[in-house]
RNA sequence: GGCUUAAUAGCUCAGUUGGUAGAGCAACGGACUGAAGAUCCGUGUGUCAGUGGUUCGAGACCUCUUUAAGCCA
Numbered sequence: 001g002g003c004u005u006a007a008u009a010g011c012u013c014a015g016u017u018g019g020u021a022g023a024g025c026a027a028c029g030g031a032c033u034g035a036a037g038a039u040c041c042g043u044g045u046g047u048c049a050g051u052g053g054u055u056c057g058a059g060a061c062c063u064c065u066u067u068a069a070g071c072c073a
Stems, first nucleotide, its partner, number of pairs: 001072007010025004019056001027043005049065002052062002
C1' cells in the first nucleotide's frame, strides 16, 4: 500500500427481509433478615464509532473517515 471482518446499555452479545432498540450478568429501588447473603418483585440507565447520502422511514443499504483484529505484498 491492497483486501476482509468488527464497532449497539457498565460488561458479554442478539437485532433475520429497512418499520421507530433487546437478552443475560452487573447496577439501582422495594420485600424478606437483628444485620448481611441468597431468594422474590420492580426499574433500561443507549448520540447504535463519526460524517454525508438513499428512503415516507436506516442499527441495517451506499460514500468517506477513525479505531481494533486478521490476510496478502
This is a predicted structure of a 73-nucleotide RNA (transfer RNA) from Candidatus Vidania fulgoroideorum. It is recorded under the gene name trnF. Taxonomically the source falls in Candidatus Vidania (Bacteria, Pseudomonadati, Pseudomonadota, Betaproteobacteria). RNAcentral holds the sequence, with entries from ENA. The coordinates come from a structure-prediction model, not an experiment, and the mean pLDDT is 80. It matches the Rfam family "tRNA". By type it is a transfer RNA. Rfam links the family to the GO term triplet codon-amino acid adaptor activity. Rfam's curators write: Transfer RNA (tRNA) molecules are approximately 80 nucleotides in length.